[in-house]
Context: one part of a larger RNA
Molecule: small-subunit ribosomal RNA, central domain
Organism: Jaltomata sinuosa
RNA sequence: CUGGGCGUAAAGGGCACGUAGGCAGUGAAUCGGGUUGAAAGAGAAAGCUGCCAAAAACUGGCAGAAUGCUCUCAAAACCAAUUCACUUCAGCGAGAUAGAGGAGAGUGGAAUUUCGUGUGUAGGGGUGAAAUAUGAAGAUCUACGAAGGAACGCCAAAAGUGAAGGCAGCUCUCUGGGUCCCUACCGACACUGAGGUGCAAAAUAAUAGGGAGUGAAUAGGAUUAGAUACCCUGGUAGUCCAUGCCGUAAAUAAUGAGUGUUCGCCCUUGGUCUAUGCGGAUCAGGGGCCCAGCUAACAUGUGAAACACUCCACCUGGGGAGUACGGUCGCAAGACCGAAACUC
Numbered sequence: 001c002u003g004g005g006c007g008u009a010a011a012g013g014g015c016a017c018g019u020a021g022g023c024a025g026u027g028a029a030u031c032g033g034g035u036u037g038a039a040a041g042a043g044a045a046a047g048c049u050g051c052c053a054a055a056a057a058c059u060g061g062c063a064g065a066a067u068g069c070u071c072u073c074a075a076a077a078c079c080a081a082u083u084c085a086c087u088u089c090a091g092c093g094a095g096a097u098a099g100a101g102g103a104g105a106g107u108g109g110a111a112u113u114u115c116g117u118g119u120g121u122a123g124g125g126g127u128g129a130a131a132u133a134u135g136a137a138g139a140u141c142u143a144c145g146a147a148g149g150a151a152c153g154c155c156a157a158a159a160g161u162g163a164a165g166g167c168a169g170c171u172c173u174c175u176g177g178g179u180c181c182c183u184a185c186c187g188a189c190a191c192u193g194a195g196g197u198g199c200a201a202a203a204u205a206a207u208a209g210g211g212a213g214u215g216a217a218u219a220g221g222a223u224u225a226g227a228u229a230c231c232c233u234g235g236u237a238g239u240c241c242a243u244g245c246c247g248u249a250a251a252u253a254a255u256g257a258g259u260g261u262u263c264g265c266c267c268u269u270g271g272u273c274u275a276u277g278c279g280g281a282u283c284a285g286g287g288g289c290c291c292a293g294c295u296a297a298c299a300u301g302u303g304a305a306a307c308a309c310u311c312c313a314c315c316u317g318g319g320g321a322g323u324a325c326g327g328u329c330g331c332a333a334g335a336c337c338g339a340a341a342c343u344c
Stems, first nucleotide, its partner, number of pairs: 004315002007298002012312001014199004021192002025086006033079002035075004040070002048064005091185001095180003101175007108152001113147006123134001160167002206243002209240001213239002218234004256311006264289011293300001317344003326337004
C1' cells in the first nucleotide's frame, strides 16, 4: 500500500466556515476527447514460447506470441465538453411562531459577611468526640440602619436554545439562527472539505481594578504508629470585571458531515390542517419501549450501531512514549507535528 476496520477491544479531528480537490438532480440536441468494437502498420538483434529434436550440454535454423504505440473505419449507452429546457436538491420572498441563542446598558429582592446604634447576659462556635480560634474591652441571640461583593430560590421539566464550548432574577437597546405554512420567484446555484481561517469550559500566566462568600499554597488544632491527608478554626493567590494571551478537557452520545430507503406503541416541546368534550392527519425537535436487521456480547433499533451512496479524519500488538530530536507557535507554563534503539 491493499484487504479490514473506527459506541465499549487500536481508531471520529473539540466545533464551525471555507480554498484546492473529490463527488453530484431530471429531459432533449450536438460533438466524438475518454470509452467500446473491427482492420492495418511498425514492433532490429538478443530474450520468451513452440517446432526441426533424438539422453544431456553447447550451437544453429524456422515459426509464433507480445501489455502497449501509430493510423483508418464504425458505435453513441456511459464519462467529459457545448447548447436548450425542467423542478423535486439548494436558495430567496410573503404570513405566522417558540426560545436561559449572543452583545451592551440599567435595575430588584432574599441570603452571607462587616460596620454603627439599642436591648440583653454568659456562654457561643465546632465535632464521632474534642481542641485551636471567639466572648465581661459585653460575644452568640434579637431589632433598626448602613456598606460592599458575588450568585440568582420558587417557576423548573426526560423542558427550551446554540455549530460546539455553553446559556437562567427582571427591563430596555442592538443582533444571529431555527420551525411551520402556503404559494410567488430562481433554476443544480448542491454535498464534503487536505491545507487555511475563526470560535472554543476550567485552570495557568500578564496589566489595571475589585474582593462578600468560598478557597490551591500556608498556619494552628485534632486523628494516627506516623498523617506533609481525610475532620475543625483561620487564610494568600484564584474565583468577579476590563483588555490582550493560552488553545487544552472523560471538549463524551467515548457514536464525523450530508442524502435517500425501511414494523409499530407510549410520553413530550413548537407549528399547520381537521374535529370542537376526548380524537384524527402531518412537519420539525426532545425522551421511553420494541419488530426485522445488525452486533463478539452488551446493546442499537426512522435521532441506527439497519440497508445504500459521497467526501473527510483516524487505526494496525503491549511497553519504551505522546517521551527524545528537530521544527512551528507561546511572555511563560506549555501546545502542535512526532520517532528509534531496546524489551515482552